[in-house]
RNA sequence: UAUAGUGAAAAGUAAACUUGCUGAAAAGUAAGGACACAAAGCCAUGAGUCUAAGGUAUAAGUACUAUGACAGUCAGGUUGCCAAA
Numbered sequence: 001u002a003u004a005g006u007g008a009a010a011a012g013u014a015a016a017c018u019u020g021c022u023g024a025a026a027a028g029u030a031a032g033g034a035c036a037c038a039a040a041g042c043c044a045u046g047a048g049u050c051u052a053a054g055g056u057a058u059a060a061g062u063a064c065u066a067u068g069a070c071a072g073u074c075a076g077g078u079u080g081c082c083a084a085a
Base pairs, nucleotide, nucleotide: 005082012037013036017032018031019030020029021028022027035072041078042077043076045075046074047073048070049069050068054065055064056063057062
């Protein structure tokens, strides 16, 4: 030094599940808990996935629809810890 992460150490995140709260739901959040993660930090820009309150259609059943979500689905953008060979 860092397009590599095969080494060490430090620090970090936290799946499932449980409980409380928020929410129509998806989901989020706090605590517990660890399956994992070298960007599992951040940004919904492209693709994808989930939900469908409201809206539209319908006699109804139901169908469609994001302005709601997911960054731990992939791509892209952006910032950053360690520092052996």

The prediction has a mean pLDDT of 86. c-di-GMP-I riboswitch aptamer from Desulfosporosinus lacus DSM 15449, 85 nucleotides, folded computationally. The same sequence occurs in records of 2 taxa. Lineage of the source: Bacteria > Eubacteriales > Desulfitobacteriaceae > Desulfosporosinus > Desulfosporosinus lacus.